A computed fold for a 102-nucleotide RNA from Planococcus wigleyi, annotated as SAM riboswitch aptamer (S box leader). Its mean pLDDT, the model's own confidence on a scale to 100, is 84.
RNA sequence: AACUUAUCAAGAGAGACUGAGGGACAGGCCCUGUGACGUCCGGCAACCCCCGAUUGGGAAGGUGCCAAAUCCAACGGAACCCAAUGUUCCGAAAGAUAAGUC
Numbered sequence: 001a002a003c004u005u006a007u008c009a010a011g012a013g014a015g016a017c018u019g020a021g022g023g024a025c026a027g028g029c030c031c032u033g034u035g036a037c038g039u040c041c042g043g044c045a046a047c048c049c050c051c052g053a054u055u056g057g058g059a060a061g062g063u064g065c066c067a068a069a070u071c072c073a074a075c076g077g078a079a080c081c082c083a084a085u086g087u088u089c090c091g092a093a094a095g096a097u098a099a100g101u102c
Stems, first nucleotide, its partner, number of pairs: 002101007013041001015040003021031003027072002042066003046063003049058003070094001075091006
């Protein structure tokens, strides 16, 4: 890298350093010098794990995560509407994370 399965509206700093970008995606809409991204510290507890025994707790260990639903949309369908580039819902695709397989 590929494949399989599960999950994706919960949770997480008014700290230090740095100094201009960031939110995957040529759209939208946002965040950002009242400091973004990143690093450190701190925190959360999704999966593995540990204790209890299925419902609870832990954060020592392996990953992960800490603006907005995976920020929204993007493709297909349904309902509503006189209609729409509108609203709502369902599904897919893509993505992320974990556990496993090769």